[in-house]
RNA sequence: GCUGGCGGCACGCUUAACACAUGCAAGUCGAGCGGAGGAAGGAGUUAAAGCACUACGGUGUGGAGACUGCGGACUCAGCGGCGGACGGGUGAGGAACGCGUGGGUAACCUGCCCUAUACAGGGGGAUACCGUGUAGAAAUGCACGCUAAAACCGCAUAAGCUACCGAAGUCGCAUGACAUUGGUGGAAAAACUGAGGUGGUAUAGGAUGGGCCCGCGUCUGAUUAGCUAGUUGGAGAGGUAAAGGCUCCCCAAGGCGACGAUCAGUAGCCGGUCUGAGAGGAUGGACGGCCACAUUGGGACUGAGACACGGCCCAAACUCCUACGGGAGGCAGCAGUGGGGAAUAUUGCACAAUGGGGGAAACCCUGAUGCAGCGAUGCCGCGUGAAGGAAGAAGGACUUCGGUUCGUAAACUUCUAUCAGCAAGGAGGAGGACACUUCAAGGGAAGUGAGACAGUACUUGAGUAAGCAGCCCCGGCUAACUACGUGCCAGCAGCCGCGGUAAUACGUAGGGGGCGAGCGUUAUCCGGAAUUACUGGGUGUAAAGGGUGCGUAGGCGGCAACGUAAGUCUGUUGUGAAAGGUGAUGGCUUAACCAGCGAAGUGCAAUGGAAACUGCGGAGCUAGAGUGCAGGAGAGGAAAGCGGAAUUCCUAGUGUAGCGGUGAAAUGCGUAGAUAUUAGGAAGAACACCAGUGGCGAAGGCGGCUUUCUGGACUGCAACUGACGCUGAGGCACGAAAGCGUGGGGAGCAAACAGGAUUAGAUACCCUGGUAGUCCACGCUGUAAACGAUGAAUGCUAGGUGUUGGGUCCGAAGGACUCGGUGCCGAAGUUAACGCAUUAAGCAUUCCACCUGGGGAGUACGACCGCAAGGUUGAAACUCAAAGGAAUUGACGGGGGCCCGCACAAGCGGUGGAGCAUGUGGUUUAAUUCGAAGCAACGCGAAGAACCUUACCAAGUCUUGACAUCCCUCUGAAUGGAGUAGAAAUACAGCAGGCUCGAAAGAGACAGAGGAGACAGGUGGUGCAUGGUUGUCGUCAGCUCGUGUCGUGAGAUGUUGGGUUAAGUCCCGCAACGAGCGCAACCCUUAUCGUUAGUAGCCAGCAAGAGAGAUGGGAACUCUAAUGAGACUGCCGGGGAGAACUCGGAGGAAGGUGGGGAUGACGUCAAAUCAUCAUGCCCCUUAUGAUUUGGGCUACACACGUGCUACAAUGGCUGAGACAAAGGGAAGCGAAGUCGAGAGAUGGAGCAAAGCCGAAAAAACCAGUCCCAGUUCGGAUUGCAGUCUGCAACUCGAGUGCAUGAAGAUGGAAUCGCUAGUAAUCGCAGAUCAGCAUGCUGCGGUGAAUACGUUCCCGGGCCUUGUACACACCGCCCGUCACACCAUGGGAGUUUGGAGCACCCGAAGUCAGUGACCGAACGGAAACGGAGGAGCUGCCGAAGGUGAAUCAAGUAACUGGGGUGAAGUCGUAACAAGGUA
Repeated sequence: GCUGGCGGCACGCUUAACACAUGCAAGUCGAGCGGAGGAAGGAGUUAAAGCACUACGGUGUGGAGACUGCGGACUCAGCGGCGGACGGGUGAGGAACGCGUGGGUAACCUGCCCUAUACAGGGGGAUACCGUGUAGAAAUGCACGCUAAAACCGCAUAAGCUACCGAAGUCGCAUGACAUUGGUGGAAAAACUGAGGUGGUAUAGGAUGGGCCCGCGUCUGAUUAGCUAGUUGGAGAGGUAAAGGCUCCCCAAGGCGACGAUCAGUAGCCGGUCUGAGAGGAUGGACGGCCACAUUGGGACUGAGACACGGCCCAAACUCCUACGGGAGGCAGCAGUGGGGAAUAUUGCACAAUGGGGGAAACCCUGAUGCAGCGAUGCCGCGUGAAGGAAGAAGGACUUCGGUUCGUAAACUUCUAUCAGCAAGGAGGAGGACACUUCAAGGGAAGUGAGACAGUACUUGAGUAAGCAGCCCCGGCUAACUACGUGCCAGCAGCCGCGGUAAUACGUAGGGGGCGAGCGUUAUCCGGAAUUACUGGGUGUAAAGGGUGCGUAGGCGGCAACGUAAGUCUGUUGUGAAAGGUGAUGGCUUAACCAGCGAAGUGCAAUGGAAACUGCGGAGCUAGAGUGCAGGAGAGGAAAGCGGAAUUCCUAGUGUAGCGGUGAAAUGCGUAGAUAUUAGGAAGAACACCAGUGGCGAAGGCGGCUUUCUGGACUGCAACUGACGCUGAGGCACGAAAGCGUGGGGAGCAAACAGGAUUAGAUACCCUGGUAGUCCACGCUGUAAACGAUGAAUGCUAGGUGUUGGGUCCGAAGGACUCGGUGCCGAAGUUAACGCAUUAAGCAUUCCACCUGGGGAGUACGACCGCAAGGUUGAAACUCAAAGGAAUUGACGGGGGCCCGCACAAGCGGUGGAGCAUGUGGUUUAAUUCGAAGCAACGCGAAGAACCUUACCAAGUCUUGACAUCCCUCUGAAUGGAGUAGAAAUACAGCAGGCUCGAAAGAGACAGAGGAGACAGGUGGUGCAUGGUUGUCGUCAGCUCGUGUCGUGAGAUGUUGGGUUAAGUCCCGCAACGAGCGCAACCCUUAUCGUUAGUAGCCAGCAAGAGAGAUGGGAACUCUAAUGAGACUGCCGGGGAGAACUCGGAGGAAGGUGGGGAUGACGUCAAAUCAUCAUGCCCCUUAUGAUUUGGGCUACACACGUGCUACAAUGGCUGAGACAAAGGGAAGCGAAGUCGAGAGAUGGAGCAAAGCCGAAAAAACCAGUCCCAGUUCGGAUUGCAGUCUGCAACUCGAGUGCAUGAAGAUGGAAUCGCUAGUAAUCGCAGAUCAGCAUGCUGCGGUGAAUACGUUCCCGGGCCUUGUACACACCGCCCGUCACACCAUGGGAGUUUGGAGCACCCGAAGUCAGUGACCGAACGGAAACGGAGGAGCUGCCGAAGGUGAAUCAAGUAACUGGGGUGAAGUCGUAACAAGGUA
């Protein structure tokens, strides 16, 4: 939040210890006292009504009522007693002997209760109430007068008690305790009665309840390190029930603290509760124990007990009353109200039970308590029905439309009745207690009395399935799936994440899952988390070893024996309250709940014992450690002196124009003579070679030579000491470089700075200069990637191989053994892996230091240190879901190695410049339809837009439609031709023509018209929903699998390596062995030959012919087209590993895949295509469909791509005559002939083609001409005329002729193709096509140059390396600035609060002093005295005031950095050699 049937048992202001209206929560005793009132009941006096009688005057009876006086149940204010210190509430304060636990009290008290003993004699004076007066609004008094007691006060008595002074005894850890005894002193009492008793005093004991003291335990912070003057102790005194600085005088100077004092923060503690396997962690609500508090602060009084929740006094705040003078109050008792809050109940009933107070008792009081009410707040139980029931109903949802599912669910039939409702009955709680009565008389028996809950629980009856189900979830974790809607929107979300048009994640529905009178959510705690690790973690690289040593406290510590018994182990005893938990049992129908019993309570204390280990004590030992003696090694340290080479400078000489520097330059130096060179001199700093993973030192660090002083290690010997040891918080010392101070020194180098370059910029990298500094002395700083990123010490655990300093041995070249150091490789082991491995990161022990996600941040604040710079210590808010390590596979690198490709180079020819063609962009337009976009879009889809095509635009039309299927009606064969209107579509009229079957009605096919609806239709969207197809890397040599092996794993191996190849091609090797897809081969074509065949092809020979293979003929050749052969590193030689292979050669038409083609692995690019086609979903449906005409796709300041033609003489033009291949042809190709200048026209032979046709091949060759020019180059553009196709050439076709004759003279940066029959150049054909090619696809002709080579550019392959990349370098990523938001530091200040300190003031009150005043009880004959009191004073003293500091919190102009944000700006610092590691 949604929903809500019943019952039982529990629980219910977690916040404001905030404020409280109203009622109640502590009274009782008349058997303590005086008094007031006074019922019942007697007594006396009087006497009404009524009744009876009457002589009517009255009499008798009667006794209401009234009065008087007794009586006294009962009630009451006051005095007095007991109780208001219990019970009930709350958790503010308090970190404390407060609590828990165990002890002590020889340092104490204890009303009521129990036991025992002994008593209670005799007096006295007051006072409240009350009365009178008086003050006041009230609260409350005041004065005088009266009175009682179990109120108060003396006196007597004292068994016993007690104080003091003595005596002697027993006991105890000390002070001391106990008992006996002598003396002196002191203090008691109350009555009442029902006569049973109750009460009183003193003492002793018990019980109960307390006080005080002690051991141990009890949260966080050291960014709180020093605190303390009554403080610590002593002697004395006071005070208390009692020990004590509790208080006071004096004396001493102590006491506490790193085992955490003091300070600050937080908190009631415990039994228990929750969680956890446990150890722990969290917690202290109900119930129980203890403590503290009662509006806040202080104080005492009374009392057995209080410094007192419902008592008192004072101060303060607040509220209320008031006549303004003064008063009253305290719900953290029960209800209740306001307020606060997310949130917590009735102003209920009863004392019947349990318990408490008072009382002799009855009884009274009791918001304790027992009950009820409200709340699903929790736990527990029950129900909302059970059995049958398939036409698997209707309906809903989904659907592949067939069905599936809700679902035996419902309906329907039968049955039952818990609960609720109705009705009848109806408890226990109430007992042996108490009271009364009766009977009894050694504690008895019987009877009677009292129920809030409640007519409740419970039992029974009748009767009906009737009245009773929701909530959450359904992507994974986590049980449960579909549809629709939505479209990074709305929303979800505990984590991962979901949503951008097909969402099992959003919303709804159907279905399903879970729980169920509840279900979800939120908050909190524990768990999982071994993620603070005692049980039970770590520190080479993930967070983490202190920079190093010396050493204090502390911790730990060798061998053997003795003693002790603190730790340790064991027995016993006490305690560890109850409740809770637990085991079994019992009581409510069951359960929850409740009850009795047991065990447990791991603890503490006391006591007896054991002696291994640890500790302690004394006495020993020598293996650890140290000393001594003898040696050798060393850049170990400090001081002084000396040396040579080099650099620079100075002087002089020689000498001349440059030097220097760089990628290239320039700044700079130099004719005033540099650089170079020679000689001499000066100065400072550093010490080449030796030199070595060599040496020394604790680390930092130490390097020329000599001397002096000095530390340490090592080896050998085994004389001495006898555990003297290890580690080490604090502490002390040392500690690179840079930096600071003072004074020197200054050759070279060189921050800053200057100049020159580079660059978009260049506050850099490079160059020329150059100051601090670097050097010395003294002092400071105290940090480094101070690194082996590895703390110190000891022991143990395979080896191999170097090196260094010693020693021993041998048969001496050398080797073996051993101690100390320093390296490498490796076993076991270890490690997340990498790796480490006797120099451990292995196995163990001891001690120290340090770590606990990233960022914020080693920052802020505080403290300490420093001259400063800064260092040490060291957070939080906030923010993210990662940050990080090692290894793996890729990708990438301005990393490396090897290799390939027209990739470069070497060449040839182009493009880019011109004109035109064509495509694209852009622009324009009504429309210029759409798509293609680096390579891999751009002569691409389009193998051919005048209409059509056509999808676009304008206008005109149609709506079951131009096209498909189905139904109904009508008409008519189909079909053909022609008319009118119109731009046409269309509309209207109307001619010809006549099908099949048949029962002759009609039916069918076909066509048309009309109608209704299903539907058609869409080149509309989405290529990022898809199929199919295609491009590309790339015809690159790669891509994988099975089994095995290795690895914790990702993965690796195979596939790497050595060769070789065009090739992952092959060979060899190998923890691999095999296999698949690719490569190659198989296919086509071409180059050679054979065989077969011989027309429409061919013609050598023969014949004939005017000519022509035209003919006879031939089958040889060419050719055609079918089938074969051939080439395989087969042969020889060299190289190579006796291999693969390679080089050369022979033969051959062809030689090492002969040339070309087809063929495209796993995959990449969300590559292209929804407009070829197909297709999901969405969209349009008199329109986004269909149709018609016209227009557009052909536009044109411009830009780009691809081409054609050129710029000319290797050429143009003219003339002449040659040589192909391939392909096409019937709505076709079209010959000859004729016409035309030509395009072409005419014509119609031949040919469905080795036949006929198109068809002329062109370049080349030969001859002529042109003579280097805008030309006889070039042909654009334009004019005129004409041709062809076609309904139709205006927009907008292609040819032809004549005329015109533009740009252009070889093309900037840049860029493309090509390695041989290739480039270049020349023409021919075809597809599309009515017509239209400079494009495309093919064909042949002529026919080169060059390749040294792989450094570089591009692309690719293999191996390797680095990586902070994995969307994979078009990657990642840093900082300033700008903007927004957030938290935070500083901050002139300012506000508030806390705890103390000092001083002032000083209430109440205790105590002390005083006490002129007052002064019943006692004394005294009296005066008077005495106790005492008011008052006053003093000490202390709360609140308050002032002051100086301090702590904390809030806030603040401004300011500092930090974090987070959308695609901002500037650069590119890091990651690759990141382009300066």